A computed fold for a 539-nucleotide part of an RNA from an uncultured bacterium, annotated as small-subunit ribosomal RNA, 5' domain. It matches the Rfam family "Bacterial small subunit ribosomal RNA". Gene Ontology terms of the family: ribosome and structural constituent of ribosome. The coordinates come from a structure-prediction model, not an experiment, and the mean pLDDT is 81. The RNAcentral record of the full RNA draws on ENA.
[in-house]
Context: one part of a larger RNA
RNA sequence: GAACGAACGCUGGCGGCGUGGAUAAGACAUGCAAGUCGAACGGGAUUAUUUUUGUAGCAAUACAGAAGUAAUUCAGUGGCGAACGGGUGCGUAACACGUGGGCAAUCUGCCGAGAAGUGGGGGAUAGCUCGCCGAAAGGCGAAUUAAUACCGCAUAUGGUGAGGGACGACAUCUUCCUGAAUCCAAAGCCGGGGCAACCUGGCGCUUUUUGAGGAGCCCGCGGCCUAUCAGCUAGUUGGUGAGGUAACGGCCCACCAAGGCUUUGACGGGUAGCUGGUCUGAGAGGACGACCAGUCACACUGGAACUGAGACACGGUCCAGACACCUACGGGUGGCAGCAGUCGAGAAUUUUUCUCAAUGGGGGAAACCCUGAAGGAGCGACGCCGCGUGGAGGAUGAAGGCUUUCGGGUUGUAAACUCCUGUCAUUUGAGAACAAGGUGCGCGUAUUAACUGUGCGCGCAUUGAUAGUAUCAGAAGAGGAAGAGACGGCUAACUCUGUGCCAGCAGCCGCGGUAAUACAGAGGUCUCGAGCGUUGUUC
Repeated sequence: GAACGAACGCUGGCGGCGUGGAUAAGACAUGCAAGUCGAACGGGAUUAUUUUUGUAGCAAUACAGAAGUAAUUCAGUGGCGAACGGGUGCGUAACACGUGGGCAAUCUGCCGAGAAGUGGGGGAUAGCUCGCCGAAAGGCGAAUUAAUACCGCAUAUGGUGAGGGACGACAUCUUCCUGAAUCCAAAGCCGGGGCAACCUGGCGCUUUUUGAGGAGCCCGCGGCCUAUCAGCUAGUUGGUGAGGUAACGGCCCACCAAGGCUUUGACGGGUAGCUGGUCUGAGAGGACGACCAGUCACACUGGAACUGAGACACGGUCCAGACACCUACGGGUGGCAGCAGUCGAGAAUUUUUCUCAAUGGGGGAAACCCUGAAGGAGCGACGCCGCGUGGAGGAUGAAGGCUUUCGGGUUGUAAACUCCUGUCAUUUGAGAACAAGGUGCGCGUAUUAACUGUGCGCGCAUUGAUAGUAUCAGAAGAGGAAGAGACGGCUAACUCUGUGCCAGCAGCCGCGGUAAUACAGAGGUCUCGAGCGUUGUUC
């Protein structure tokens, strides 16, 4: 000198864009952060409406009940999602990460493309009702019911499959063709036409091939300190067999052999998430890894599996532990390193805000619902950038201050005064872009034997949290807006007074003991300026 997720002191007008728990991975009150689908299914409640039964009445009608349809809503069965998104950096010196390869050793829900099919049956169960236990959380029994829930059967384009043949390769082998025995599927829902049989559209479902995206495994190389750590290792190193996995493998097990690593630093100890990058520097390097992006690890602590295409699962389950809460003392409940917020520790880090309008995600045929992701607003000079606090004229060089050799000098065109301007702030009015799409209505066209539908196009209507914000126009008036540090040398900037090795200053040299440009105050000056200094850290 540059830089910072900074803090502290003094000061503080406006705006834009960023950024803000670095310490206790300490503990957490409260609210929200993952739901959705009735076009998979049976019920409950409410409302509307239709049909019908009973009672009273001659009747209109009134009351009570049953069935159907439609809408809303509630819990449940079922499907998909909840493994994404969001947070943190504890652990980890490791194939964790980066980079380059390999899988002839692999898996893949939803999505795209191709081929084939979707036949016929069965038994349950939640809910509801009844009964019982319990303070609660919750649980037990009986009866009964549905499905795209569950289970057989049929069919097999196909897949699996010992073996055979051909091409290829990297040792086991792969690909293609053939292929004995064996084994393997399925579910419906919503429309349109038709008297019906039936025909047809869309969304699904099943088998299979392939793609895309995602994931898993293996390997070469690379990136901290320490020898005051020199030897380490028994599933250890290899083999055979069996198991296990989507898959290779001591991954696990039985048996056999005695190997494997190491001064090119094994093993141990310390520290640490890694990278793109950031800061500095002429570079080479050095230091760092906040925000943003990729990736890994973790979710009160430790362990475990279940479900599933995917987890050994932050807002799932089970066990143990610590802590906290409820309790009728028998027993239960909880997990902010999600967004806000509280306490604590700390030099120190924000609102218990608005909206799903946009972008994206989940569900749904769709309307739509959910979304503390995200988009915005709020707070903080925390940082960077921009703007303003007025401009021009104005000498009798006014007054006052300071100083003086008492003549003067300086503050100083500075002020007053005159003439202007109107940025920002204030006030009055007008007032955005971000909106594309979706949906409704109408029309055209393609597809179809035809219709519903679907695809494409046109017109009208409708959708904005930010926001009455940005911006624009008008009004008034210099009115509302300057400080901080320094002045001995380094280092730009000097005098007076007070003090008298005292009080004090100080980054280094050093200053102060009666004329201190170095302490304190004042005037003046210098530097930077909504900031200026100090401290800390890095180069």